[in-house]
Context: one part of a larger RNA
RNA sequence: UCCACGGUUAGACGAAAAGACCCCGUGAAGCUUUACUAUAGCUUGAUAUUGAAUUAGAGGUAUAAAUGUUCAGCGUAGGCAGGAGCGCUCCACUUCGGUGGAGUGCGUCAAUGAGACACUGCCCUUUUAUAUUUUUACUUCUUAUCUCUCUUAACUGAGAGAGACAGUAUCUGGUGGGUAGUUUAUCUGGGGCGGAUGCCUCCUAAAGAGUAACGGAGGCGCUUAAAGGUUAGCUUAGCGCGGAUGGAAAUCGCGCUGGACGUGUAAAGGCACAAGCUAGCUUGACGGCAAGACCUACAAGUCGCGCCGAGAGGAAACUCGAACUUAGUGAACCGACACUUGCUCAUAGGAGCGGUGAAGAUCAACGGAUAAAAGUUACUCCGGGGAUAACAGGUUGGUUGCGCCCGAGAGUUCAUAUCGACGGCGCAGUUCGACACCUCGAUGUCGGCUCAUCCUAUCCUGGGGGCGGAGAAGUUCCCAAGGGUUUGGCUGUUCGCCAAUUAAAAGGGUACGCGAGCUGGGUUCAGAACGUCGUGAGACAGUUCGGUCUCUAUCUACCGUGGA
Repeated sequence: UCCACGGUUAGACGAAAAGACCCCGUGAAGCUUUACUAUAGCUUGAUAUUGAAUUAGAGGUAUAAAUGUUCAGCGUAGGCAGGAGCGCUCCACUUCGGUGGAGUGCGUCAAUGAGACACUGCCCUUUUAUAUUUUUACUUCUUAUCUCUCUUAACUGAGAGAGACAGUAUCUGGUGGGUAGUUUAUCUGGGGCGGAUGCCUCCUAAAGAGUAACGGAGGCGCUUAAAGGUUAGCUUAGCGCGGAUGGAAAUCGCGCUGGACGUGUAAAGGCACAAGCUAGCUUGACGGCAAGACCUACAAGUCGCGCCGAGAGGAAACUCGAACUUAGUGAACCGACACUUGCUCAUAGGAGCGGUGAAGAUCAACGGAUAAAAGUUACUCCGGGGAUAACAGGUUGGUUGCGCCCGAGAGUUCAUAUCGACGGCGCAGUUCGACACCUCGAUGUCGGCUCAUCCUAUCCUGGGGGCGGAGAAGUUCCCAAGGGUUUGGCUGUUCGCCAAUUAAAAGGGUACGCGAGCUGGGUUCAGAACGUCGUGAGACAGUUCGGUCUCUAUCUACCGUGGA
């Protein structure tokens, strides 16, 4: 060195199980509720099954009768129309239908009034009576129907009770996690909590445009009938000087600066020929369009010459299709409204549709999934992700530990024996973090046990320098990692506190060394309980009791034995 055998498990990010934690999916399921929408059930009413009668009330129809008061006017004028005659008593004639005469009562006329009366017809208002019908309420009845008892082969028969109620059917209002189907957003230096989600202005933005972040600052979800149009005129503000009351500041005069004032409203860019401030007249804060451009994935958004019509101001030239500009907002669908050349329909003097116009959205998650929607899961499941968290590693080194520089000061005096403020510069990679780079088709997580191995910034033991070192004991610095660095009580503890020792009871790395070596007390499944939170299902780096730790070693590695 090789081979064989026996052993140990440090590694093969060993095997096993498409990670159960975490996130994602317009995935699933269980559960909850004052999420949404349905629904069983319960309940209200109507109708049917469902019949009879009395009384009381209400309504309709028919017949008869009555009823009607402004003022004026004989006076209690219902309306309209016809209308110059009509009714009663007696006598005569009679064809028994009527005709004539006498008397008498009304009317016409007159008056009054908006309307005029006798008589007739059709009605109106209000009321009564009768008949009929419908209906409501109470009560009663028995034959539907129901219950009980006896009986029958029989829902047969008999009796008792209830009774047009109940029960049942259809429609209907309410209630309804009892049941069901679903919803419960995204961004996010993991997720949750918080915040945000559309529009305007500035910076970031790198002198064209554009440009991100949970970057830094602010605004908007309007307003104005003048704060619009036009014509004409004017100049603000600050400072200095002067001037009665009069002052820092009112109004007056002069000068200087120059745009600092002002602009409805944030900021930016503008603005003196003013876009700022006044006054006169007004409504262009128009109807129909629109060449051509800007912007832009689309959809949107922005500017606009010019033409026609009808106007406003101005002497006119001209200006005017809102506002100094940039925010003040919402696509489609839907129904309603106004107007209307059109279309459709078995009628149309109607209905529906279309077109034009304007209104209805904190659709604010603001390019708006529906008219309509919250939670919980540790009982959970599936598909995925190291695109994304918890462990470990890595990067970084704010924090942490250690060192150095400066030296105010303390140290009686004296910065540097020793300590060292305010500051500055490093190193390490043991803390807490930041990042999210390998690993989610799995890299087992705290502590203990066992077994270690390395570092030195050395606790002890060894060697030295300084001292505010007399000696002893110390203190500080330098060299040094060979060896060593305790046992108990409490706690799952690491840590820590305590007790007794010791030469000393140093600090760290090794996947916070070591679970294919052990344990399993803690954390971190399913059970249960307390406190707290929640309406609840449930939840809690709150607590408490309980709770399956698999692997026969192929290779590397190491130990032992034998052989070549």
Predicted 3D model of a 564-nucleotide part of an RNA (large-subunit ribosomal RNA, domain V) from a marine sediment metagenome. Rfam family: Bacterial large subunit ribosomal RNA. The full RNA is in RNAcentral, with records from MGnify.